[in-house]
RNA sequence: GUCCCUAUCGUCUAGCCCGGCCUAGGACACCGCCCUUUCACGGCGGCGACGCGGGUUCAAAUCCCGCUGGGGACG
Numbered sequence: 001g002u003c004c005c006u007a008u009c010g011u012c013u014a015g016c017c018c019g020g021c022c023u024a025g026g027a028c029a030c031c032g033c034c035c036u037u038u039c040a041c042g043g044c045g046g047c048g049a050c051g052c053g054g055g056u057u058c059a060a061a062u063c064c065c066g067c068u069g070g071g072g073a074c075g
Base pairs, nucleotide, nucleotide: 001074002073003072004071005070006069007068010028011027012026013025020058030046031045032044033043034042051067052066053065054064055063
């Protein structure tokens, strides 16, 4: 330099291919309440995310373009 893969709550992950039913779902963690003599377990609730910029569209996490970070192949 060329090409390929990848980026979503604190962590892991679903959704992306095929746009709408999604104020983005789940698990763990954390916080509060209940339970318990206390802790643990269990129950209920809360918290919290689409890497950045632009485009297409009535509507974008999803499609298109560029950039950035990570991983890989070739030279």